[in-house]
A computed fold for a 73-nucleotide RNA from a Clostridia bacterium, annotated as transfer RNA. The source organism's lineage runs through Bacteria, Bacillati, Bacillota and Clostridia. Rfam family: tRNA. It is annotated as a transfer RNA.
């Protein structure tokens, strides 16, 4: 330089045909226990990487960037 993959909670990661933002782990609160972990119930936590476009409506589909990761030259 060219060409793909990825980016979404504090960490791993789902999100189908565009139409409500989610699961475990983890935090926090309660119940259980003489107490702890464990075991159960619950309960906060998100500018979906940034801009811009299309649509009535965008994590999603287009366009240019950032970061990150493979492959070619």
């Nucleotide at each position: 330089g060219c060409u793909g993959g990825u980016g979404u909670a504090g960490c791993u990661c789902a999100g189908u045909u565009g139409g409500c933002a989610g699961a475990g782990c983890g935090a926090c609160u309660g119940a259980u226990u003489c107490g702890u972990a464990a075991u159960c119930a619950g309960u906060a936590g998100g500018u979906c990487c940034g801009g811009g476009g299309u649509u009535c409506g965008a994590c999603c589909c287009c366009c240019c960037g950032c970061a990150u990761u493979a492959g070619c030259u």